Description
Model confidence (mean pLDDT): 81 of 100. The part of an RNA shown here (large-subunit ribosomal RNA, domain I) has 519 nucleotides and comes from Capsicum baccatum. Its Rfam family is "Bacterial large subunit ribosomal RNA".
Context: one part of a larger RNA
RNA sequence: GGUGGAUACCUAGGUACCCAGAGACGAGGAAGGGCGUAGUAAUCAACGAAAUGCUUCAGGGAGUUGAAAAAUAAGCAUAGAUCCGGAGAUUCCCGAAUAGGGCAACCUUUCGAACUGCUGUUGAAUACAAUGGCAGGCAAGAGACAACCUAGCAAACUGAAACAUCUUAGUAUCCACAGGAAAAGAAAGAAAAGGUGAUUCCCAUAGUAGCGGCGAGCGAAAUAGGAGUAGCCUAAACCGUGAAAAUGGGGUUGUGGGAGAGAAAUACAAGAGUCGUACUGCUAGGCGAAGAAACCUAAAUGUUGCACCCUAGUUGGCAAAAGUCCAGUAGCCGAAAGCAUCAUCACUAGCUUAUGCUCUGACCCGAGUAGCAUGGGGCACGUAGAAUCCCAUGUGAAUCAGCAACGACCACCUUGCAAGGCUAAAUACUCCGAGGUGACCGAUAGCGAAGUAGUACCGUGAGGGAAGGGUGAAUAGAAUCCCCAUCGGGCGUGAAAUAGAACAUGAAACCGUAAGCUC
Numbered sequence: 001g002g003u004g005g006a007u008a009c010c011u012a013g014g015u016a017c018c019c020a021g022a023g024a025c026g027a028g029g030a031a032g033g034g035c036g037u038a039g040u041a042a043u044c045a046a047c048g049a050a051a052u053g054c055u056u057c058a059g060g061g062a063g064u065u066g067a068a069a070a071a072u073a074a075g076c077a078u079a080g081a082u083c084c085g086g087a088g089a090u091u092c093c094c095g096a097a098u099a100g101g102g103c104a105a106c107c108u109u110u111c112g113a114a115c116u117g118c119u120g121u122u123g124a125a126u127a128c129a130a131u132g133g134c135a136g137g138c139a140a141g142a143g144a145c146a147a148c149c150u151a152g153c154a155a156a157c158u159g160a161a162a163c164a165u166c167u168u169a170g171u172a173u174c175c176a177c178a179g180g181a182a183a184a185g186a187a188a189g190a191a192a193a194g195g196u197g198a199u200u201c202c203c204a205u206a207g208u209a210g211c212g213g214c215g216a217g218c219g220a221a222a223u224a225g226g227a228g229u230a231g232c233c234u235a236a237a238c239c240g241u242g243a244a245a246a247u248g249g250g251g252u253u254g255u256g257g258g259a260g261a262g263a264a265a266u267a268c269a270a271g272a273g274u275c276g277u278a279c280u281g282c283u284a285g286g287c288g289a290a291g292a293a294a295c296c297u298a299a300a301u302g303u304u305g306c307a308c309c310c311u312a313g314u315u316g317g318c319a320a321a322a323g324u325c326c327a328g329u330a331g332c333c334g335a336a337a338g339c340a341u342c343a344u345c346a347c348u349a350g351c352u353u354a355u356g357c358u359c360u361g362a363c364c365c366g367a368g369u370a371g372c373a374u375g376g377g378g379c380a381c382g383u384a385g386a387a388u389c390c391c392a393u394g395u396g397a398a399u400c401a402g403c404a405a406c407g408a409c410c411a412c413c414u415u416g417c418a419a420g421g422c423u424a425a426a427u428a429c430u431c432c433g434a435g436g437u438g439a440c441c442g443a444u445a446g447c448g449a450a451g452u453a454g455u456a457c458c459g460u461g462a463g464g465g466a467a468g469g470g471u472g473a474a475u476a477g478a479a480u481c482c483c484c485a486u487c488g489g490g491c492g493u494g495a496a497a498u499a500g501a502a503c504a505u506g507a508a509a510c511c512g513u514a515a516g517c518u519c
Stems, first nucleotide, its partner, number of pairs: 001511002009470002013441002015438004021432001022430002025143001032094003035048003039072002043067002045052001054088004059083001063076003099108003115141002117138001118136005148179001150176001152174001159166001163213001189196001200227003204223001210218002231422003234366001238249004254400001256365003260359003269353003280340004285333003291306001293304003307324002309313001315327003371395007381407001402417004457464002477503001480490003
């Protein structure tokens, strides 16, 4: 000196959370793609034969015809363009793909919503009807979706220092359905002689009581404290209508209730839901305080001596480090159009709801149900003395003078009222848009991906899966000359060219040249 690209610095991209939102899509054709569209290649982005865009309503105010990325041509624009936002129009072909077919983006064609559903009709001498037929053309379903939810099916490696019950685990995989949450839910509860009062979640109880080849391991609950609170509808008795099917009233409870019979009366609101309006918020925006000199420099935000603003000293940029240069920030203001909501206010037709007393054993209170037997499952609980809960097969009750539970079973006491249904909140998650934060990363890191990234490339396929950042303040990207294949040398630009595009810093390995010393 070369080579090489470590190191330090940087960031255009990631990552983990917080907060509030949203969880929208689709037969009116989605998600995802194919092919096209610009005056002038391909790629990305945008758009769809109305194709780099159209209409309209708002915003905005000087340039503009997307990006890498210029150039040229031709345009548009203060008579308000480009651009941002709301609404609308157009939206080829494939794809649930749906006229038929098919090797997706194509073919055929009589031009058809295929299939299921719905409505009407016909309907075995027969009222309602089933299968089937006919018609309507009503258009509800189908597909997609990161995780969260519920249900179904369901392993093994592993641990037990082997292995079989057991564990891993009702986990992974697969599959079905739904919602912005889902599920659960208003006691046939849980308790214990006292009380409690739907569900869900957190926390303590507690690694306790228990279970367990009593091995490995598994593992509660009552109850206390918090988060959040909300309760309702029906079947039956009885009374109507009707030929029946059905339907109206009545009624909904566990200090048992209702029906039925009797007597006596009174008052006014409450609730839910729908529609509308206002407010508020979202989808574009607007206003927004205060600094100038000298010095060093390529460059002032630095230094020096003097000032100012602050409901604004978050942040980013500008030739070095800026409260006062720019964009912003605090604060305040704003919507023609569309959308949203817990709560609040006002209005509204229709809807729903109300009470106690006395009497009554005779009516009703959810049946192939509860229970039992056998075989299983699930409960922390492995069949155990095994309750409670669920399923299959068989059998099979009672109706308040009743039934169930209180960990075999029986009695007493106590507690509750099964075999019908609905129900917000507290809870779980993040494909996604907004805002914010970090003793998180800084190019072998951080997402696989800071650049054509799920790309190039590999594989028949399922699938696997990269590398690659930095000239400078500004290209001022080096006219011209020498040499000329390239490299290179002058002049010139620049603060700097050993910043020259193989471009910032430029370590080591490795390769060379010169000089000194030694041989």